[in-house]
RNA sequence: GGGCCCGUGGCCUAGCCUGGUUGGGGCGUUCGCCUGAUAAGCGAAAGGUCCGGGGUUCAAAUCCCCGCGGGCCCA
Numbered sequence: 001g002g003g004c005c006c007g008u009g010g011c012c013u014a015g016c017c018u019g020g021u022u023g024g025g026g027c028g029u030u031c032g033c034c035u036g037a038u039a040a041g042c043g044a045a046a047g048g049u050c051c052g053g054g055g056u057u058c059a060a061a062u063c064c065c066c067g068c069g070g071g072c073c074c075a
Base pairs, nucleotide, nucleotide: 001074002073003072004071005070006069007068010027011026012025013024020058029045030044031043032042033041051067052066053065054064055063
């Protein structure tokens, strides 16, 4: 220098190809119940500019373009 893939809460992950109500789940965190007290169990809550910007559209996590970051391969 060229090609391909990936980026979603603190961590992991579904949704993307077939655009459509308030972006779901697990772990963790906090609070409550339970217990003599923990753990386990049960209930509830908080936490997301969906990597950034632009475009298309009535509508974008999803489609298109540019950039940033990461991984793999070729030279």

A computed fold for a 75-nucleotide RNA from a Candidatus Woesearchaeota archaeon, annotated as transfer RNA. The prediction has a mean pLDDT of 81. Rfam family: tRNA. About the family: Transfer RNA (tRNA) molecules are approximately 80 nucleotides in length. RNAcentral records the identical sequence in 2 taxa.